[in-house]
Order: sequence, then structure tokens, then C1' cells
RNA sequence: AAAAUAAUUAUCAAAUUAUGUCGUAUAAUAUUGGGGAUUGGCCCAAAAGUUUCUACCGAGCUGCCGUAACAGCCCGACUACGAGAUAAUGAAGAAAAAAG
Repeated sequence: AAAAUAAUUAUCAAAUUAUGUCGUAUAAUAUUGGGGAUUGGCCCAAAAGUUUCUACCGAGCUGCCGUAACAGCCCGACUACGAGAUAAUGAAGAAAAAAG
């Protein structure tokens, strides 16, 4: 210097999982039916809304109504999909180092 062999170490990395962020969907929305309360203003169901599964509620505030009907405001999620971030794992592979 070359070739071969075995083992090791850290790195890259598909992918997976977890966490949180952002975006899209949906406005946690509106409609209808049945029942109920009035010291109350609620319960049940259906169907709509999403290239969308699921969900469609809770607290508070301000009004308004008077036996039958509620209104407005505000704060707070989940779910589906996508993007990127962080952490962990990481086959095959890549490239590198050291040693015999």
C1' cells in the first nucleotide's frame, strides 16, 4: 500500500409513536316536531350544515316574557384531514471513524 474477514462506536435516514402549534371543516350553528317549567325560561327526537368520521355542548353576563314563547353577547372543546416543530424508537441502506 492492497485485498479479505469479524466485531464496535457515533452520524444520516424511510417509517412508526407521543406531545404541542398552525391551517382547512363548522358558524361548537341554524331548522322542524313532541313534551315540560313559570321561585321558570328546560328535556327528547328528527333532519340540515362539512369534497368529512364524530360532535353540535358547558360556564358567565345582559335583556325579555308572563302560562307561552325566548333573545343577544362573551369565554371555553372534541373530531377528521393537511403542514411543519420537538422527543423517543428506528429494519434495510448510506457514508465515516477507530481497533485487530
Model confidence (mean pLDDT): 76 of 100. A computed fold for a 100-nucleotide RNA from Peribacillus kribbensis DSM 17871, annotated as Purine riboswitch aptamer. It was read from a public genome assembly, where an Rfam model found it.